[in-house]
RNA sequence: GGAGCUGUAACUCAGUGGUAGAGUGGAAGAUUGCAGAUCUUCUGGUCCUGGGUUCGAUCCCCAGCGGCUCCU
Numbered sequence: 001g002g003a004g005c006u007g008u009a010a011c012u013c014a015g016u017g018g019u020a021g022a023g024u025g026g027a028a029g030a031u032u033g034c035a036g037a038u039c040u041u042c043u044g045g046u047c048c049u050g051g052g053u054u055c056g057a058u059c060c061c062c063a064g065c066g067g068c069u070c071c072u
Base pairs, nucleotide, nucleotide: 001071002070003069004068005067006066007065010024011023012022013021018055025043026042027041028040029039030038048064049063050062051061052060
């Protein structure tokens, strides 16, 4: 220098066009002699950034930035 994959909650990941979810984590409560485990509720996000397409974009297109891999 060229190519591919990838970026979503504190962490690991779903979500392939119609107002964004799970598990783990954190807080409170129930339970327990105390704790753990279990159960309930709550807590959580400019979906990396900018532009384009569309009535509507996490999703499609373009550019940029970060990460991983390959080629030279």